Transfer RNA from a Candidatus Uhrbacteria bacterium, 77 nucleotides, folded computationally. Rfam family: tRNA. Rfam links the family to the GO term triplet codon-amino acid adaptor activity. The family's RNA type in Rfam is transfer RNA. Taxonomically the source falls in Candidatus Uhriibacteriota (Bacteria, Bacteria candidate phyla). The coordinates come from a structure-prediction model, not an experiment, and the mean pLDDT is 80.

RNA sequence: GGGCGGCUAGCUCAGCUGGUUAGAGCACUUGCAUGACAUGCAAGGGGUCAGAGGUUCAAAUCCUCUGCCGCCCACCA
Repeated sequence: GGGCGGCUAGCUCAGCUGGUUAGAGCACUUGCAUGACAUGCAAGGGGUCAGAGGUUCAAAUCCUCUGCCGCCCACCA
């Protein structure tokens, strides 16, 4: 330098062919149960989907550029 994959909640991830109000598990907060802890049950908070721009009535999803992480190939000494 070329190619491919990934980036969504604190963490690990799902999200189909663009259309419901962005989700799950764990974690966190509150309440209940217990003498207390663990555990269980119930409720709740937390995201502008890596950044910018574009297409569209509508974008996490499609296109372009940029950044970061990983893999493969090539080149140089």